[in-house]
Context: one part of a larger RNA
RNA sequence: GGCGCAAGGUGAAUGCCUCGGCACACGGAGCCGAAGAAGGACGUGGCAAGCUGCGAUAAGCUUGGGUCAGCCGCACGCAGGCGCUUAUCCCAAGAUUUCCGAAUGGGGAAACCCACCGCAAGGUACCCCCUGCUGAAUGCAUAGGCAGGGUGGAGGCAACCAGGGGAAGUGAAACAUCUCAGUACCCUGAGGAAAAGAAAUCAACCGAGACUCCGCUAGUAGCGGCGAGCGAAAGCGGACUAGCCCAAACCGUUCUCCCCAGGGAGAGCGGGGUUGUGGGACGGAAUCGUGGAUUGUGGAAGCUAGGUGAAUGGUCUUGAAAGGCCAGCCAAAGAGGGUGUUAGCCCCGUAACCGAAAGUGGAAGCAACCUAUCCGUAUCCCGAGUAGCGCCGGGCACGAGAAACCCGGCGUGAAUCUGGGGGGACCACCCUCCAAGGCUAAGUACUCCCGUGUGACCGAUAGUGAACCAGUACCGUGAGGGAAAGGUGAAAAGAACCUCUGAUAGAGGAGUGAAACAGAACCUGAAACCAUGCGCUU
Repeated sequence: GGCGCAAGGUGAAUGCCUCGGCACACGGAGCCGAAGAAGGACGUGGCAAGCUGCGAUAAGCUUGGGUCAGCCGCACGCAGGCGCUUAUCCCAAGAUUUCCGAAUGGGGAAACCCACCGCAAGGUACCCCCUGCUGAAUGCAUAGGCAGGGUGGAGGCAACCAGGGGAAGUGAAACAUCUCAGUACCCUGAGGAAAAGAAAUCAACCGAGACUCCGCUAGUAGCGGCGAGCGAAAGCGGACUAGCCCAAACCGUUCUCCCCAGGGAGAGCGGGGUUGUGGGACGGAAUCGUGGAUUGUGGAAGCUAGGUGAAUGGUCUUGAAAGGCCAGCCAAAGAGGGUGUUAGCCCCGUAACCGAAAGUGGAAGCAACCUAUCCGUAUCCCGAGUAGCGCCGGGCACGAGAAACCCGGCGUGAAUCUGGGGGGACCACCCUCCAAGGCUAAGUACUCCCGUGUGACCGAUAGUGAACCAGUACCGUGAGGGAAAGGUGAAAAGAACCUCUGAUAGAGGAGUGAAACAGAACCUGAAACCAUGCGCUU
C1' cells in the first nucleotide's frame, strides 16, 4: 500500500408521515367603488422585532342572538388582570375607521407640502343631467358665466362575451398569392352570462317554420401557386322552448308660424295599428276568455351562529391497548378523524331530527295593467339618400372566379301591393318571403371567490414558484427574473446537580424517558468520502 471484518465520523438518500398542493363533481355567488374601492404606507400590545387583527375609540367599542367555564391571537415567558352580575369564542347589525391610492381644494419625487371659507362639524376637482339667476358680438335671442340639486360618471376585477384594431416565428421541405390567423397582442364596452333571435330564412314543386348549443351529415360538396392546406350547408337526431313592441295611414288635442276667418305647414302628446293563406287605416257587425317576461303587495323554503344524537366490560402482553383471549351491546349511526399500538360502543363526529332576535333570500298567493273576432270597399298607409346600379375594398368554407348573397367608402339613385326581395351570373315561368325601427327568458361559455364531496392525483428534487413569515431572500437601472428551507418525544418529562476544559463551545457523570446512537445540528439514517482497531497479504 491492497483486500476483508468490526465499530465509528461525515453525509443525506430511502421508508413512513402531512398543517400543502393538483384535478374534478354538485350547490352558491358572479361584482366592489366619490357613503372613497382594490391595493398599500404609517401606527396600534405592560414588556412587542415579525406575522395576524385593528385604526388616535387602534389584538379593539356598542347592540342583538348563539354557546360556555374558562380567558387575555401566532406565542408554551415574566408581570398584571378579566370571568356564572355569563367573560373569551362564534353569528348578525351598528360605531370608529390616520395618511396614500380613481384621489377629487392647489401642488407633488404615492403615503408629503401649501391653501381658502366656516365657531365647529365640515366644504372647496372635472364631465354630464336638472333647476334658477345672469348674459356677448347683436334688437329679441343664443353662446358663455355663476349658484343650487343629483344613491349620475370616473377607478378596480381571474376567466368567459361583444365590438374597434391586428402581427410574426411557422407550414408550403426555398418563397411572393396562400398558411399560421382574424390566432397572439393592444384598445373600448357590458353582463352574470354575453352575443344571436321571431324570416325580404330555407327548401324544391314536397314541405319546414325565431335564435343558441351538442351529435351526425362530412373531411362530403366545394375552395386552393387545384400546392401546402382550408372546409361548409340543407336535412336528420337531441338540449331548450316564447313570443312581442314601435314608425305610417286615420281620429283627437297643445304650441309655433303662414295666409287670414277658414284652412295650411311644423313640433309634441294621447288613441289607433303591427301583417304575407298580404296586413292595417276607412265603413259596418260582434265581444270577456286565455295567457303574461310588467308594476305593486306579499313574504315561504333556503343561507349566515348552533343543538339532540345509540351501544363495553374483564383479562394477558406492553412504556402505553385500540392488539390477543373471554363474555356482551348498538346500528336510519360499521363515513372519517383523534386518543401513548390496529377502537362501531373512550373523544370529536356519523345516520336521523331540531334551531334565528338580526341580516340575507325571494317561492306561493293577492291586486293593478296588458292581451283575441267577422263582413265590406279598393280612397289612403305599410320604415329613402334606402333598395338597386357603377368603381374600389371587406365578410361569407368560396383566393375575381360563371360569383350570387351580406357589409363598407365614393358616385348615382327607385317603387308602396297592378309594389318589393330571394331561390349561386343572367332571363322567363314557378315557388317563397316582406328589407331599409326596436325588445326578448331557457338550452350555451367561464370560475378570482364561498360551501360540501370525490380521486387506479403528488407526497417535500414530487405536488402550486411558494406545506416553512414566498412572489419572500437574492439578482437586475428597469421591464423583469426568482430560490433554498417540513418531521425530538405519547407527554418537555427540553437534562436539577457535579466534573473536565482552550470555560455561553464541547465532553463525561447524574437525572427524565420505552428508547437519549430520540438531546433540540433532534424519526428512519443508504452511498460517495474520512479516520480507527483487528486479520490476511505485499
Large-subunit ribosomal RNA, domain I from a Sumerlaeia bacterium, 538 nucleotides, folded computationally. The RNAcentral record of the full RNA draws on ENA. It matches the Rfam family "Bacterial large subunit ribosomal RNA". Gene Ontology terms of the family: ribosome and structural constituent of ribosome. NCBI's taxonomy places the organism under Bacteria, Bacteria candidate phyla, Candidatus Sumerlaeota, Candidatus Sumerlaeia.